[in-house]
RNA sequence: UAGAGUUUGAUCAUGGCUCAGAACGAACGCUGGCGGCGUGGCUAAGGCAUGCAAGUCGAACGGAUCCGCCUUCGGGCGGAUUAGUGGCGAACGGGUGAGGAGUACAUGGAUAACGUACCCUGGACUCGGGGAUAGCGGCGGAACUUCGGUUCCUUUGCGAAAGUGCCGGUAAUACCCGAUGACCCCGCGGAAUCGCAUGAUUCUGCGGGCAAAGCUCCGGCGGUCCGGGAGCGGUUCAUGUCCUAUCAGCUUGUUGGUGGGGUAACGGCCUACCAAGGCGACGACGGGUACCGGGCGUGAGAGCGUGACCCGGCACAUCGGAACUGAGACACGGUCCGGACACCUACGGGUGGCUGCAGCAACGAAUAUUCCGCAAUGGACGCAAGUCUGACGGAGCGACGCCGCGUGCAGGAAGAAGUCCCUCGGGAUGUAAACUGCUGUCAGGGGCUAGAAAGAUCUGAUCAGCCCCAGAGGAAGUCUCGGCUAACUACGUGCCAGCAGCCGCGGUAAUACGUAGGAGGCAAGCGUUGUUCGGAAUCACUGGGCUUAAAGAGCGUGUAGGCGGAGUGUCAGGUGUCUUGUGAAAGCCCCGGGCUCAACCCGGGAACUGCUGGGCAAACCGGCACUCUUGAGGCAGGUAGAGGUCAUUGGAACGACUGGUGGAGCGGUGAAAUGCGUAGAUAUCAGUUGGAACGCCGGAGGCGAAAGCGAGUGACUGGGCCUGUUCUGACGCUGAGACGCGAAAGCGUGGGUAGCAAACAGGAUUAGAUACCCUGGUAGUCCACGCCGUAAACGAUGCGCACUAGGUAUGGGAGGGUCUGACCCCGAUCGUGCCGUAGCAAAAGUGAUAAGUGCGCCGCCUGGGGAGUACGGCCGCAAGGCUAAAACUCAAAGGAAUUGACGGGGGCUCACACAAGCGGUGGAGCAUGUGGAUUAAUUCGAAGCAACGCGAAGAACCUUACCUGGUUUGACAUGCACGGAUGCUCUUCCUGAAAGGGAAGCAGGCUGCCUUCGGGUGAAACGCGCACAGGUGCUGCACGGCUGUCGUCAGCUCGUGCUGUGAAGUGUCGGGUUAAGUCCCUUAACGAGCGAAACCCCUAUCGUUAGUUGCCAGCGGGUCAUGCCGGGGACUCUAGCGAGACUGCCGGUGUUAAACCGGAGGAAGGUGGGGACGACGUCAAGCCAUCGUGGCCCUUAUGUCCAGGGUGUCACACGUGCUACAAUGGCCGGUACAGAGCGACGCAAUACCGCGAGGUGGAGCAAAUCGCAGAAAGCCGGCCUAAGUUCGGAUUGGAGUCUGCAACUCGACUCCAUGAAGUUGGAAUCGCUAGUAAUCGCGUAUCAGCCAUGACGCGGUGAAUGUGUUCCUGAGCCUUGUAGACACCGCCCGU
Repeated sequence: UAGAGUUUGAUCAUGGCUCAGAACGAACGCUGGCGGCGUGGCUAAGGCAUGCAAGUCGAACGGAUCCGCCUUCGGGCGGAUUAGUGGCGAACGGGUGAGGAGUACAUGGAUAACGUACCCUGGACUCGGGGAUAGCGGCGGAACUUCGGUUCCUUUGCGAAAGUGCCGGUAAUACCCGAUGACCCCGCGGAAUCGCAUGAUUCUGCGGGCAAAGCUCCGGCGGUCCGGGAGCGGUUCAUGUCCUAUCAGCUUGUUGGUGGGGUAACGGCCUACCAAGGCGACGACGGGUACCGGGCGUGAGAGCGUGACCCGGCACAUCGGAACUGAGACACGGUCCGGACACCUACGGGUGGCUGCAGCAACGAAUAUUCCGCAAUGGACGCAAGUCUGACGGAGCGACGCCGCGUGCAGGAAGAAGUCCCUCGGGAUGUAAACUGCUGUCAGGGGCUAGAAAGAUCUGAUCAGCCCCAGAGGAAGUCUCGGCUAACUACGUGCCAGCAGCCGCGGUAAUACGUAGGAGGCAAGCGUUGUUCGGAAUCACUGGGCUUAAAGAGCGUGUAGGCGGAGUGUCAGGUGUCUUGUGAAAGCCCCGGGCUCAACCCGGGAACUGCUGGGCAAACCGGCACUCUUGAGGCAGGUAGAGGUCAUUGGAACGACUGGUGGAGCGGUGAAAUGCGUAGAUAUCAGUUGGAACGCCGGAGGCGAAAGCGAGUGACUGGGCCUGUUCUGACGCUGAGACGCGAAAGCGUGGGUAGCAAACAGGAUUAGAUACCCUGGUAGUCCACGCCGUAAACGAUGCGCACUAGGUAUGGGAGGGUCUGACCCCGAUCGUGCCGUAGCAAAAGUGAUAAGUGCGCCGCCUGGGGAGUACGGCCGCAAGGCUAAAACUCAAAGGAAUUGACGGGGGCUCACACAAGCGGUGGAGCAUGUGGAUUAAUUCGAAGCAACGCGAAGAACCUUACCUGGUUUGACAUGCACGGAUGCUCUUCCUGAAAGGGAAGCAGGCUGCCUUCGGGUGAAACGCGCACAGGUGCUGCACGGCUGUCGUCAGCUCGUGCUGUGAAGUGUCGGGUUAAGUCCCUUAACGAGCGAAACCCCUAUCGUUAGUUGCCAGCGGGUCAUGCCGGGGACUCUAGCGAGACUGCCGGUGUUAAACCGGAGGAAGGUGGGGACGACGUCAAGCCAUCGUGGCCCUUAUGUCCAGGGUGUCACACGUGCUACAAUGGCCGGUACAGAGCGACGCAAUACCGCGAGGUGGAGCAAAUCGCAGAAAGCCGGCCUAAGUUCGGAUUGGAGUCUGCAACUCGACUCCAUGAAGUUGGAAUCGCUAGUAAUCGCGUAUCAGCCAUGACGCGGUGAAUGUGUUCCUGAGCCUUGUAGACACCGCCCGU
């Protein structure tokens, strides 16, 4: 010392990007009251109009002009101004930062190698003479003339101008000469003292040399020489001072010496000669960039960035060069030369230099007045007065910055208006305003006057102080409000317009866009942009890393360098401590003080972490000297080994060749083909030949630095390990460069070539197949020599040393144990592996072979892509290698682990999933639904499974939502206002398709409450109007609710505990078992919940209770017959209540378990069968058209009612069905047996009529009573005989019946006639495991009727097959991989 956002479904870590802070010579947008103090061309060191910025001195000098006075008119004196000579200054002050990486700057030294005008101080002196030269006049003309001259000009010799020549004469503190010389300087000597070398200082002898200026107001001011001082400079040394090695070598005055020259002074500073040096990885030389410091910004600090304003230094003055003058310059407003540019020009030639103050254009995002004054401070000159001073002091402009003040204060409603929101109740703006009272800063007006003035008088450009007056009046904006980040709603918009610092917002409900209301922040400012530091420990000195995130060089040898064992002594370089000098001032910090405060300013202190001189200490580092043996090495003796090189030998296999046998194939693949073979292959035997590689041993084994090394033998050779009473004595470790080695492929030369095999050819595969597979086959693979120098050269882990639990295996092995040996056991130590503690690590993991703890040295990393690429350099024959960027672009890329998902991964296990079976669909005709097409409309929805006989359990009208044409307060609800008894029912008429519109009639009926029966009131109703109703209009991706589906699958979770940094795990895993997360056992888990099961219903058996409408065994009666009757409860049955089944019992298996197998008993046996019941969730699954509902939309229409039409169309396609194709059948006749339902707007018997549908008629029945109601398949008998038929029934014609207001579009049924396709259905596909499939009929809902072959139920007859899990589909659990998480219908690569 503060962090946050962003990679993920989530997590941890890595890592970049971004934000919050502070700052600014700023700029831009919006806005703007006052004052103080600061500050303001960062760009074009590009160019400049105009004015000013350095002059001064008459007390240095001669003159000139003007004025005054005096005059002896000759002149003299005084004053003012002044060009020139002369002096001083002009080298300061002021500006700027181009250049410059060291001739600079900073700090500290040196000068025994130096200078210094003006100033201070000490000593000595100031004598005599001379010649010039500016100024001035003339060198033209004209006029006038007193001839002295005066005046004038196209303004005087030349010239346009700038400028300049000749002649004459003149002064000085100008210049020159001579004299004097304390001192000084030079040369040659002597002595003393001192010092860091050369040497310095002092004293002294001799010789030589050098000065001066005057003025005056009489006070003084000056002049010369020689010392000293102060201040200011010159030179020099050490240290420090940016990037780049894709700049590695540079240098000839170069390095040194001698002589000479030069300077104030050292010096190659210059020169001649001599020598051959000098500098450089501690970065020379080169390139780029840059003024440096005090400081300033930021930061906890260390740092990083910076060098505006102020102060110090340097450099520069249009560009380049040069010197002159001078104390000082190589000189901003001096000189000369050259260049560029600009201006003037008579074209000959001249002039200029704002990087001084203002100012101009230009440049630019951008930076001020052509201001006032020398009053103050300071400077130059002068004796002074004073002059000059764009230094400076001030003012002006700019919110550019910092600081201060104000825009009012108090009261004032449960709270005006307006606006906004709203669930319509209300809420917010908000005490805010209005209103009442008050104050008076700033600004405005007026008056007076301290202070800046030092200094008695005088002096203020500019500023300032005090008092009074009036009156809330003149004074608030800007940014933001999704998260980070403080502040939320409405409307508009609809991936548009736009926003955005990052993440990201916007595709109809946007707190993210725009506007409004409200809110938050700051405030005369607020935002934006840019830049710096911070956060960033994100270059890590403080303070990082490198197994997998970026990062260990492929390996070794070794140079420089860095680091280095034990003891003693010494030195004092590092180090420590004390001290000296310095570290300018300003600034920062502290204290105090002055402006009303503050900013600002003043005084004092501290600090300036540094450098320097000196003293002390001697542990540590270092130097030197001596010693030591433990590090290291040597020596001797052993020992294991695919360590290396060369030579040589061998057998197996393989190919080829020769010969024999043999006779049709071989070979090859998933299957084939190409290929080989009757010219004899393959196979087999014998022989010959060739090249390459070395089976078994062989091992997680050995050796080597790595690459790598594997048959035997020999020769040569490197290293390791073990042992030793042996030697040396720190000889060591690491290692930038450098050098060497370095798999495979590749290259060069020459050999070799059996097998294999890039390229290539052919055959297959495939959509294609320049591949994978097959048949061939050349380089190459092999050898020798020479290159190449790379690799997932990996343990993705540099080398060395030391220390830090163990266990186990193995190679070498000294030594030890059992009497000896084999063998076995123990075993110091060196190597190779596995497991594991602590620790470490993001985790995975690692763990004495560290990734632990330390030390030493080297290499390397700093977001992803671009890119290990381009350019340059080096290497290479080439291929290429090494070194190695940038533009641009992204908000991530990447690591480990977690959950789930997925896999043409694995294991276990289920399911009519397959298989085994039975029957279908797909072909035909028809029914029905859908698509498509069509249409005025063919209303809408449903869309893989899980839409498609679905919403539809009933479309002729209605339904109905669609179309055409009519209709408007509405078909329906509520409220308000007006009317007034008008009203409703009923009857009739006109119009119209109807709805509707219009009109008439009161004969009857209806109409509340109060009443004094006169009436009042106005409820209901009606009319008209206003609010509103209404909507099957949109959004199922805004919702509720309901439903489908995975799936009746066995799963889904929680609490506590435990583990993990965490996501999360554990539990729920494992072993068994089950239909099941069912149960048992084990167990860091223990329990629990939702699911499973059970509880519920139906059904199968029995008991009991109860017997009507059901039943009828026995008794009685009766009938043609019938429980028909009396009776009966036995039976069946009905429907209540119970029983029963629980792996309870036996045997076996199993873990003593759970459970399984078998058995007994039983109506039923291991869930008996069936139903209801559907966990957490998934599919933005389905429905806004059942209903409800937010938002949006329509309002004489998207509402409402009505008539007609449509939803029923039909080249076509699909789904679901029905009927068939026939003989297990069809037809005819006879005959038997159900269950469950339904019936009053109904079911309807007997009877009669009709071939029939049906009609007439109506008994009975609100139903265990009557009816629908004939069950059908079945059984018995007969006919049909394989045929498009006595199969099949479509279609069509005709005739009817029934329902209904109405059967044309568009009903069902009946009869007669007609008699289509179809002879078992391609690819494909569906259902079903037992009372199931198949087959047979019956009933019901809806409903007037019915397009029902549908749906939902009911019973009758009643199989086959499977005991398996390889495959297809789906599912569950465990595990594994993952770059997918919208989750494989994913992601993603190339063209």